[in-house]
Context: one part of a larger RNA
Molecule: small-subunit ribosomal RNA, central domain
Organism: uncultured prokaryote
RNA sequence: CUGGGCGUAAAGCGCGCGUAGGCGGAUUGUUAAGUCUCAUGUGAAAGCCCUGGGCUCAACCUUGGAACUGCAUUCGAUACUGUCUCACUAGAGUAUGGUAGAGGGAAGCGGAAUUCCUGGAGUAGCGGUGAAAUGCGUAGAUAUCAGGAAGAACACCUGUGGCGAAAGCGGCUACCUGGACGAAUACUGACGCUGAGGCACGAAAGCGUGGGGAGCAAACAGGAUUAGAUACCCUGGUAGUCCACGCAGUAAACGGUGAUCACUAGGUGUUGCGGGUAUUGACCCCUGCAGUGCCGCAGCUAACGCAUUAAGUGAUCCGCCUGGGGAGUACGGUCGCAAGAUUAAAACUC
Repeated sequence: CUGGGCGUAAAGCGCGCGUAGGCGGAUUGUUAAGUCUCAUGUGAAAGCCCUGGGCUCAACCUUGGAACUGCAUUCGAUACUGUCUCACUAGAGUAUGGUAGAGGGAAGCGGAAUUCCUGGAGUAGCGGUGAAAUGCGUAGAUAUCAGGAAGAACACCUGUGGCGAAAGCGGCUACCUGGACGAAUACUGACGCUGAGGCACGAAAGCGUGGGGAGCAAACAGGAUUAGAUACCCUGGUAGUCCACGCAGUAAACGGUGAUCACUAGGUGUUGCGGGUAUUGACCCCUGCAGUGCCGCAGCUAACGCAUUAAGUGAUCCGCCUGGGGAGUACGGUCGCAAGAUUAAAACUC
């Protein structure tokens, strides 16, 4: 390489949009590129294989044949694939009228709590722990009442509930805006799927500039613990956490499960929408579609388990794996302000 694989053994890109490419519904004709048939030419010799012959045999030499699975040309075939073409609606999409939602952006507002400040009233403690101490407090703290300021986060509702491609999204109000779902018709007429490169998004921490800074809190300081304690516990506390703009581009970015399509027993919750039944109406009951959970048959699996939300049965396209360590490292390239990211070996060793 062929092959075999990728939930947990090595292996699904963090997630989208999309270029090239690959693949692609049903139908009429066309063409004959792919495909297929016959023929012709070529496919050096030697070698391989078969068959004779010559060295006493063999190796070796030699006669004839076959083969050389390829390429080219001509005449044909037309089911399938391709080209062009006619027309189709089951895929995909558009329109109409509905629904649910922490989907996104930006602005304003609200209450609880915390800390600080001012004032009242008040006195000796408060705080903290396994126990303490550091710490705070007679310059009047803690507890309590009133007023004020600031920043950050939104209890209950809250739910294997919802939305989003993923990261993620939760107080309230209006504004701008993306997507999804269900119902019925009408329309377009394969417009589709995947997607190397590419582009966009991408938690936390981190970086740059300027703000902000209540609480929390790496680093740091002190008190304890301990044989030691560069920790766990306590008292403090700076970056940071927050905002704006820019960079960075990684996570156990996990369902450790790529995307799309089709098919293959059921049972039971729940969310959204619809149909029927029922009713004054909402419920109840039956049923369809779309999501989200649990249980479970066939089948699969090394087992665990998965099981219409597949890890079952098939199809298309992409990514990735190929013993452990060395190593996701070195070197080089690309990117970055840096930190570093990405691409990615070998010697050696077991």